Predicted 3D model of a 101-nucleotide RNA (SAM riboswitch aptamer (S box leader)) from uncultured Muriicola sp.
RNA sequence: UUAUCAAGAAAGGUGGAGGGAGUAGACCCGUUGAAACCUUAGCAACCCUUUAUUCCUUAAAGAAGGUGCUACAUUCUAUCCCUGUUUUUUGGGACAGAUAA
Numbered sequence: 001u002u003a004u005c006a007a008g009a010a011a012g013g014u015g016g017a018g019g020g021a022g023u024a025g026a027c028c029c030g031u032u033g034a035a036a037c038c039u040u041a042g043c044a045a046c047c048c049u050u051u052a053u054u055c056c057u058u059a060a061a062g063a064a065g066g067u068g069c070u071a072c073a074u075u076c077u078a079u080c081c082c083u084g085u086u087u088u089u090u091g092g093g094a095c096a097g098a099u100a101a
Stems, first nucleotide, its partner, number of pairs: 001101005010040005018029003023078004041070003046066002048062005074096001080093003
């Protein structure tokens, strides 16, 4: 810089009190064992592989390898812009963040 972020997928061991990025608030998870690390398993299909198409894109299939991920919408809200009569969690964008190339 570009793309994606409401889908999907967990057990065990070590560990021992925190955790959901940061600040504030809310709401949650956690001694029926948090974070972190390790093992195994799985999910997805960004890179990748094959085939077809084409003229560089598109489609289908796949999963050996490089990452990533496996509570809650990136858990929700905030400040700014547009929108909206109110409520039942869910309007759009920007910023910030995460992942990949």
The RNAcentral record of the sequence draws on MGnify. Taxonomically the source falls in Muriicola (Bacteria, Pseudomonadati, Bacteroidota, Flavobacteriia).